[in-house]
RNA sequence: AGAGUUUGAUCCUGGCUCAGGAUGAACGCUGGCGGCGUGCCUAACACAUGCAAGUCGAACGAAGUCUUCGGACUUAGUGGCGGACGGGUGAGUAACGCGUGAGAACCUGCCUCGAGGAGGGGGAUAACAGCGGGAAACUGCUGCUAAUACCCCAUAUGCCGAAAGGUGAAAAGAAAUUUGCCUUGAGAGGGGCUCGCGUCCGAUUAGCUAGUUGGUGAGGUAAGAGCUUACCAAGGCGACGAUCGGUAGCUGGUCUGAGAGGAUGAGCAGCCACACUGGGACUGAGACACGGCCCAGACUCCUACGGGAGGCAGCAGUGGGGAAUUUUCCGCAAUGGGCGAAAGCCUGACGGAGCAACGCCGCGUGGGGGAAGAAGGCCCUUGGGUUGUAAACUCCUUUUCUCAGGGAAGAAGAACUGACGGUACCUGAGGAAUCAGCCUCGGCUAACUCCGUGCCAGCAGCCGCGGUAAUACGGAGGAGGCAAGCGUUAUCCGGAAUUAUUGGGCGUAAAGCGUUCGUAGGCGGCGUUUCAAGUCUGCUGUCAAAGGCCGAGGCUCAACUUCGGAAAGGCAGUGGAAACUGAAAAGCUAGAGGUCGGUAGGGGCAGAGGGAAUUCCCAGUGUAGCGGUGAAAUGCGUAGAUAUUGGGAAGAACACCGGUGGCGAAAGCGCUCUGCUGGGCCGAACCUGACGCUGAGGGACGAAAGCUAGGGGAGCGAAUGGGAUUAGAUACCCCAGUAGUCCUAGCCGUAAACGAUGGAGACUAGGUGUUGCCUGUAUCGACCCGGGCAGUGCCGAAGCCAACGCGUUAAGUCUCCCGCCUGGGGAGUACGCACGCAAGUGUGAAACUCAAAGGAAUUGACGGGGACCCGCACAAGCGGUGGAUGAUGUGGUUUAAUUCGAUGCAACGCGAAAAACCUUACCCACCUUUGACAUGGCAGGAAGUUUCCAGAGAUGGAUUCGUGCUCGAAAGAGAACCUGCACACAGGUGCUGCAUGGCUGUCGUCAGCUCGUGUCGUGAGAUGUUGGGUUAAGUCCCGCAACGAGCGCAACCCUUGCCAUUAGUUGCUACGAAAGGGCACUCUAAUGGGACUGCCGGUGACAAACCGGAGGAAGGUGGGGAUGACGUCAAGUCCUCAUGGCCCUUAUAGGUGGGGCUACACACGUCAUACAAUGGCCGGUACAAAGGGCAGCCAACCCGCAAGGGGGAGCCAAUCCCAUAAAGCCGGUCGUAGUCCGGAUCGCAGUCUGCAACUCGACUGCGUGAAGUCGGAAUCGCUAGUAAUCGUGGAUCAGCAUGUCACGGUGAAUACGUUCCCGGGUCUUGUACACACCGCCCGUCACACCAUGGGAGCGGGUCUCGCCAGAAGUAGUUAGCCUAACCGCAAGGAGGGCGAUUACCACGGCGGGGUUCGUGACUGGGGUGAAGUCGUAACAAGGUA
Repeated sequence: AGAGUUUGAUCCUGGCUCAGGAUGAACGCUGGCGGCGUGCCUAACACAUGCAAGUCGAACGAAGUCUUCGGACUUAGUGGCGGACGGGUGAGUAACGCGUGAGAACCUGCCUCGAGGAGGGGGAUAACAGCGGGAAACUGCUGCUAAUACCCCAUAUGCCGAAAGGUGAAAAGAAAUUUGCCUUGAGAGGGGCUCGCGUCCGAUUAGCUAGUUGGUGAGGUAAGAGCUUACCAAGGCGACGAUCGGUAGCUGGUCUGAGAGGAUGAGCAGCCACACUGGGACUGAGACACGGCCCAGACUCCUACGGGAGGCAGCAGUGGGGAAUUUUCCGCAAUGGGCGAAAGCCUGACGGAGCAACGCCGCGUGGGGGAAGAAGGCCCUUGGGUUGUAAACUCCUUUUCUCAGGGAAGAAGAACUGACGGUACCUGAGGAAUCAGCCUCGGCUAACUCCGUGCCAGCAGCCGCGGUAAUACGGAGGAGGCAAGCGUUAUCCGGAAUUAUUGGGCGUAAAGCGUUCGUAGGCGGCGUUUCAAGUCUGCUGUCAAAGGCCGAGGCUCAACUUCGGAAAGGCAGUGGAAACUGAAAAGCUAGAGGUCGGUAGGGGCAGAGGGAAUUCCCAGUGUAGCGGUGAAAUGCGUAGAUAUUGGGAAGAACACCGGUGGCGAAAGCGCUCUGCUGGGCCGAACCUGACGCUGAGGGACGAAAGCUAGGGGAGCGAAUGGGAUUAGAUACCCCAGUAGUCCUAGCCGUAAACGAUGGAGACUAGGUGUUGCCUGUAUCGACCCGGGCAGUGCCGAAGCCAACGCGUUAAGUCUCCCGCCUGGGGAGUACGCACGCAAGUGUGAAACUCAAAGGAAUUGACGGGGACCCGCACAAGCGGUGGAUGAUGUGGUUUAAUUCGAUGCAACGCGAAAAACCUUACCCACCUUUGACAUGGCAGGAAGUUUCCAGAGAUGGAUUCGUGCUCGAAAGAGAACCUGCACACAGGUGCUGCAUGGCUGUCGUCAGCUCGUGUCGUGAGAUGUUGGGUUAAGUCCCGCAACGAGCGCAACCCUUGCCAUUAGUUGCUACGAAAGGGCACUCUAAUGGGACUGCCGGUGACAAACCGGAGGAAGGUGGGGAUGACGUCAAGUCCUCAUGGCCCUUAUAGGUGGGGCUACACACGUCAUACAAUGGCCGGUACAAAGGGCAGCCAACCCGCAAGGGGGAGCCAAUCCCAUAAAGCCGGUCGUAGUCCGGAUCGCAGUCUGCAACUCGACUGCGUGAAGUCGGAAUCGCUAGUAAUCGUGGAUCAGCAUGUCACGGUGAAUACGUUCCCGGGUCUUGUACACACCGCCCGUCACACCAUGGGAGCGGGUCUCGCCAGAAGUAGUUAGCCUAACCGCAAGGAGGGCGAUUACCACGGCGGGGUUCGUGACUGGGGUGAAGUCGUAACAAGGUA
């Protein structure tokens, strides 16, 4: 410090996600040790048990125990001090509660310092005793008694008061050192109170407040104060956010962050609040009191039912809740606290131990050597690689561990005193001995293979993996990371500049209010003086400690801890400075405004006038149509329309001028004239003197539509009716037509109210139009030319921008102010509130859901977008298909099987250049199992051959003959072949063409497809390759930020057309035939020539090229073929072959017989033959080319009507044979008919091939003689030796050709042309498409699930108002009752207490209201969900922009 994710790719915007750190954590797996910390975040839920606050006999009486009788000790009670500290918790609290800094009207036990004092009296009471009550808790009466308990008098610095005067204290004990007591002054520390500033969210909370704000009197408190009360006044708070609602203890700090910030407030420390819930006071220096009291309530316990007791948010512990949080431990040895004179006692504060990997830190699980790189595992191309120096083995060490011995500091305070603890630590012995896991390995992100699984099981933080070869699931091996831990989950900060102060934006991505006026506020021109609020600066105080930082020190290090230092941005005080901001004063004129003079204008309001057009009415002329559309129809018209002429009426709008021209704040404004009225601009430089800019709230204006009331209504025209279109057509088109559109008055207040661009000011190149005004020169003349100001356009510098673009009219560079944005959807929706007559408008969420949604630009693809061009693409022609019959292939159906594949063009006479068996892969039956075939081992045998039996055959059984080759003397060994045995293995036309190679089809023989360097662009990319011409062609030329190059095109190759040369056998023949001769010709087959826009003319740009011509066998590629760029279609083929993986292995392999692939209601493709006279039939007669032939072609001749048979010559082929070519030509016949057309079908008889023609061959003869009379919609081929037509041959093959491949014969018609259909190419345009239009995508309905609004209501919480009620307590009052101290001789009084009552008030009750939560029949929309329904709205001109 960044990364992943929107796209085919790119840049940007923007969200989501990840890598880091942290935690009082929890969960999963695992777990050796030590040190130091930490440990109920949830139920402030309820608590059993024990302990947590006592102490003092040197205050007091009494009782008891012991006694050495001296005394010592124990304690219930009275009394004193302490139980207001320490410890816990965070419920409440948005507050002077806390933090920080100030302040004045206060209190303060114990402690310290100082001053003064303590004289004299008195009356009670608990304990105790007696008698009682009660279950208990506890308590009543009578009697006795003490004090440092209580009371009175005296005295008093003091206090009150202006003074006079008033008031006003004490306590002793022990002992012989002193400790206490009272009054008072001061201090320290503690506490109470007040104020400035700071301290969460919500405005869908905007007004709140009656003791409320202030004053006076009185009261009250330790003390100021409406703190309380009476009276008076009517204030006080609030947009700088009152009130209300929600949430929350605050801080030092902690976590994070570069910082600014953000989050947080466990532990430690300070403050506050609370102590079962609510209320209350008492005592006291201090409390309204955690382990005190009273009352009320809830709960729990005891009870003899009459009454009582209790409060763990102290330490342990229990139940409960929860994902989750410890021992009912030891000790007062240390530190600290209470009491005491002290000894001492108490202390769950504290010091320690225990439990917990909860965290941080440290240590260990060994170290060195060790390659036959062992075994095993895993992978493997079978060679090996890896685990891996890892292990074994060997040498060594002992941290840790076990055992044994020694053994602290912590103790202050001379001695004694240690819970921890026989702990830390030290020494010795033993023995590598006791000790490694967890997560991950597709990218982000370090780390890869095998097997299993097969969109299943599962994974997943995001993107996404899994549908048979998964580095993503599960296992294994290996690897990476961290390590006594490792992962996951949760939460916070970071990354996130993703709320932007530092540090973002608003033309099109989210975002400028529709416009303007203006309040508060914010900001504000030039010079001078003063002040010193801001600002800057020096000093002072404070900002506790701890923490953090720096430097030292102590535990072996570290964590931890001790000491010191610095720092602490804040607040306050004080001294100074005066530039800037501010305040004040007096000025200035450049901003702003005023004055005067001109001036343009559809600026506004009102009134008056005008003509054209439309419609209607009246009248005339006139006759059959008009109107409307893509085409029609509805409609109008013989009752006279449309058309035309004249007259009249009405309403609305104002042609031409008219213009990126004018005016206005915007909305908006257009015939002419008049009146009233607003603003602008220009010129002059006279006046005012900063009067300015912006503008939250607020006011005003505000298109169209809509609403209310009243008018008006010609045309147009929602709704509606009708006619068309259509599958439908609630639309588009047509005919009608109501609201409305118009006027007046009033509402509404919104628009893509747009320049999608807020207002004001300043600055920063130009060029060129145009409007208004001024001006220079100049002129007849503002007609040119030039300058200035104000407006309005275009193009462009710099600059900006993601790009597009903007560019003095900024989207540039700056200043000021306002408004607005923060992912998409839900949603501008719901609720609430305000406005409105309503429609609705303004304000404006959440749950839930997605990983995108977007902007600009790029390349393609596409368009019922455009331009240009080509092609048998259309057109012009010729012949077909689609109808018939047959052949053949396919689908479907059938079947035991009808093997498999091919499926738009580009499957369908295709693989198959030949299914009777074989082929053959399918079915049935019968058999074989190392196999029909390959290699290897062992044993036997030559190989082979004859015959017979069983069987459908495979096969099985029997049998005859036979003994070979090489080496060796022989025995024997070896090679080939056969048989048997066992195992490795064979075999598979089984699956996957979506794992593949190879081959092929197709776009398409279309003219395209790319690269290097350079240049342009942030980039994807562009340029080149576009443009102007031209071509069959990216063919060539010219131009050009391009210059070159490659694969394609063309050419080179084959064939054909002309000629020449050479060569002539089997070819040819001028020699009469043969023989023989000859090689001129035909021909054969080898080599050459020839054609190149080369020549001429024209056009064109002096080009390329095109047009015409000459010559030539051939002319512009002469004809034909081979040749197929980058790529597309997961196109086809695992059944040609090869091949990965998977599957079968007495079977999915192999053999045999038979059957099937030939089925048949039907549908389609491709062909054959026809429907006839350009023909059929009969007779005669002529002319090819290219092929094939030895298990072959087969002549002559003979037989048969024929297929064919016999026969045998020739030929391994320019020699012989197949082999008569046919159409054609000549002659005859038929006469338009289901025929002398057509030949299907069927019957009979035959021929041939073949083991075998039944299923299921071909052919022949005789007979039979079906459909069919030229074919609907639709559709195919062909541009010349072509179509059409005629025959011939080959491959396959025993036989079988209407198929296919080849060959020649005869031999046309037409092309104006490119509008249209189809396909293709180039450029351009739009795009929401990129699986690329067979694309994308919208809404209703149906189904499932989810959250949510409304809802008659129902239930709960909380706040508030009114009323009732009123415990305890305090204060006031008091007729009742009681009463030791003091006064009084007494009576009595003072004083006190009880009771009663008044005021306040908790719980409680009744009623109303606000707010919030839950729930609710039904209902509304919303979201999500592989394959539901209906349509086609949007994206292309999306087919009506």